[in-house]
Molecule: RNase P RNA; transfer RNA
Organism: Woeseiaceae bacterium
Order: sequence, then C1' cells, then structure tokens
RNA sequence: GAAGUCGGCCAGGCAGUCGCUGCAGCAUACGCUGUGGAGGAAAGUCCGGGCUCCUUCGGACAGGGCGCCAGGUAACGCCUGGGGGGCGUGAGCCCACGGAAAGUGCCACAGAAAAUAUACCGCCUGCAUCGCAGGUAAGGGUGAAAUGGUGCGGUAAGAGCGCACCGCGCGACUGGCAACAGUUCGCGGCACGGUAAACCCCGCCCGGAGCAAGACCAUGUAGGGGAGCAAUCCGCCGGUUCCGAGCGGGCUUCCGGGUAGGUCGCACGAGGCAGCCGGUGACGGCUGUCCCAGAUGAAUGACUGUCCUCGACAGAACCCGGCUUAUCGCCGGCUUCGGCU
RNA sequence: CGGGGCAUGGCGCAGUCUGGUAGCGCAUCUGCUUUGGGAGCAGAGGGUCGGCGGUUCGAAUCCGUCUGCCCCGACCA
Repeated sequence: GAAGUCGGCCAGGCAGUCGCUGCAGCAUACGCUGUGGAGGAAAGUCCGGGCUCCUUCGGACAGGGCGCCAGGUAACGCCUGGGGGGCGUGAGCCCACGGAAAGUGCCACAGAAAAUAUACCGCCUGCAUCGCAGGUAAGGGUGAAAUGGUGCGGUAAGAGCGCACCGCGCGACUGGCAACAGUUCGCGGCACGGUAAACCCCGCCCGGAGCAAGACCAUGUAGGGGAGCAAUCCGCCGGUUCCGAGCGGGCUUCCGGGUAGGUCGCACGAGGCAGCCGGUGACGGCUGUCCCAGAUGAAUGACUGUCCUCGACAGAACCCGGCUUAUCGCCGGCUUCGGCU
Repeated sequence: CGGGGCAUGGCGCAGUCUGGUAGCGCAUCUGCUUUGGGAGCAGAGGGUCGGCGGUUCGAAUCCGUCUGCCCCGACCA
C1' cells in the first nucleotide's frame, strides 16, 4: 500500500426570525413567559413479555412451537461461554445440531436390485458346445444414493470366510457440572442406504384475544318487540371435543333504537447516565444523579446567515426485550499478500 | 393502529395439504371449411409458478425472509 475480517461511534454543527404541539405558571375571548418535542432502525409484525378483559378452575384427547451442553433473563425461537460438524491460507464465519437397531410412508427416470430383497454383463464349476443348471458379489455398468476400506491368507472362482491395521457400535477407565473428548483396554465381524423444514417417537414449553384491549360519563320508545327451546333443562372457557367443578336463571336467533362526543387507560419505566464491586462473558449488585414526545386530522417544520468531510435509510400512536430487513460516514483491533528500510 | 388472505402463459383459474410430467377455458398464430367474414374442425407457440436464501438426489409445493395487492375491525344498549 492492497485485499479481507471483526468490533465500536455518529446520524451535519452553530446563530437568528417566523410557525406547530405537550406540560407548568400568569391570565381567563385572544394570549404571554418558561420548559420538553422521533429512531437506530420509530419499519416488517417474525418471536417473547408487561398491561387489560374473557370462568387464565381441574383433567383427558387434540393443536401449536422449540430441540448439542451449561449459564443469563420478566420471558424468548434472543444473548453469552463451551462441545461437535462444515468453509476459509488466515483473521474469522456458518450450522432447524434429539431419534432412521419403535413403527409407517416415499425414493421419479435409469438400473438386475432402492431395501426382512435381488443378479444384466462378467468370473468359476458341471452338463454341454445357440445355450442350460449351480456357485459368486472381487471387476464392469445404472443412479443423487448399491450392503465398511486397505493388505495378506484362503478358494474352482469368490466373499468378514479367517487374520492384521483403520473405521463403526457397546462396555469399562480417565478428564470435564455437562455436551463431549482421550486411549493403555475389553467385547462384537459389522447389527442390514437416504429422508423426520414426511407422518411419527422422545424431552421441554404454550389458555385466547388484543389499547378499535378495557373503565367511566353523555345520548335513547329503554331492564323494547317477534319466534324457538327449556328446570333430569339451558347457557357461560371468543379455533375444536368430552368429563368434573363453579357461576347464572332464562338462553339463542331475528327485528328495532341511540351516538359519530368527552375523560381515563397514556408514559416513573424489567428507565437513562456516571462510579465501584462480582463474573471469561451475556449479565447482576450497590451508591449517586436525571426526568427525557404523548397526539386523536393527529405536533417536531420553513426561511436566512455561516462553517465543514455537503449530510443516507427513513416519521412515534399502549409499552418493553430481541430478531430480520433498509442505510450515510468515521475510528480502532486482527489476518493475508506485495514493496521499502 | 390491529387482524386475515392472495400472487401460476396476455386474462380468469386448477395443481400446493400427500415434493418427481406445469394443466384447463378464453385470447394469439397456422391450416381446412366459406364467394368472403363469423361460427366450427385440426394443429402450434407462449409460463424457470412474485424476488432471494435454505432443507432434499430433486421445490410451484416444505421452511425462513423480503416485495406487491386485496379484505375485515368504531361505540352504547
């Protein structure tokens, strides 16, 4: 210097003028003063929780989600650390990473055969000389995938048929909380492909709906009318069934009426910042300090001046923790390669 | 703001649950028929299934993510 990789920060600054809006004070038609006024993703709504209501009551059957181990957390499908596998020269990155010796299903075409099986060519033996019968799974061929690999022995030819080594499985031992790893060891000729983001099995978790939740005030032919069913009955768990418990006495359905308004929920919170302590880390504890949007046609803008590296993606609507996606610029660590000293 | 659904030739749809050939109708083109046109008959072309990534030997179909479109939802009683 180039290429790459990981982590962090910022989100134009300052001044002036005019506007919009929440709160407080003054003042009560108007208004004035002070103060606050978008984001790292406010986005997608993909997960998890708070909050609110529904009978979150118990059980069973369903249904859904997650899936190496340990920890963090309010919780998670998130995060941290570790194990195993894969990619990369490397820094580093990626992994829906339980079970296929519980069962079922599927594996198109090709191929002899796609899975408690089987033999097209070939090889060997016999009959015999087109060929037929038997043996074989070493070699060829098909396919995405074909029943462990190499060597020696063995054989008519062969084959875990036997043996050695490697691989695999089980057990013991050692290390580790564990996942798992190790090999001095023992046993087993190998226990028969792939697929579970196919059904399923195992383990764990999950009630549903959502602030248009929900509460209060105001309005009204006002505890309105018709039909059906029913006390051994009916209804109530908002996507389903059954049993039990509990609650109510009417319930279901149809028709009809009123408002298009206001208040709360609504912002002090798993909150921010700083310091110290514990922990490898995610994170936790203590102390101090700060108050930091809250609308409901819905505010956060416009103009001018000046400076610079000339400014991307993008706008809260109940709140919070994550993930994913979009995106400007800057800084630092590390790796590889090249050049110079 | 919240909830749900859809995307397959030019148009309207099936196939997706249960993964292996992408099909139907209308439209387009060619030929036959007709004096000519329409209708009819025969045949042909045209889609990598909204984009990207993953699982699998193999994806329209299964999973994740993004994009676009459509539908529903006010309160009292």